[in-house]
The RNA shown here (transfer RNA) has 72 nucleotides and comes from Acinetobacter sp.
The coordinates come from a structure-prediction model, not an experiment, and the mean pLDDT is 81.
C1' cells in the first nucleotide's frame, strides 16, 4: 500500500437488524463496629472525533484517530 476487526464509567463489559444506556469490580457518603475489614442503604461517573439520514443514532451510511490481526 490493500483487506477485516475493536473503541461505551476509572478497570473488564452487556446491550442487534433505531425507541428510557445496563452490569461486575473499584470509587464518595451514611449505617453497622471499641477500630479495620466484611455486611446493608445511597450516591456521582460514560457512547474515541467530525459529518450525513431520521420525529429518533452506541446501532445505518462517510470521514480521521488509535489499536488488533492477515495479505504483499
Nucleotide at each position: 500500500g490493500c483487506c477485516c476487526g475493536a473503541u461505551u464509567a476509572g478497570u473488564u463489559u452487556a446491550g442487534u437488524u433505531g425507541g428510557u444506556a445496563g452490569a461486575a469490580c473499584g470509587c464518595c457518603u451514611g449505617c453497622c463496629u471499641u477500630g479495620u475489614a466484611a455486611g446493608c442503604a445511597g450516591g456521582a461517573a460514560g457512547g474515541a472525533a467530525g459529518g450525513g439520514u431520521u420525529c429518533a443514532a452506541a446501532u445505518c451510511c462517510u470521514u480521521u484517530a488509535u489499536u488488533g490481526g492477515g495479505c504483499u
Its Rfam family is "tRNA". The family's RNA type in Rfam is transfer RNA.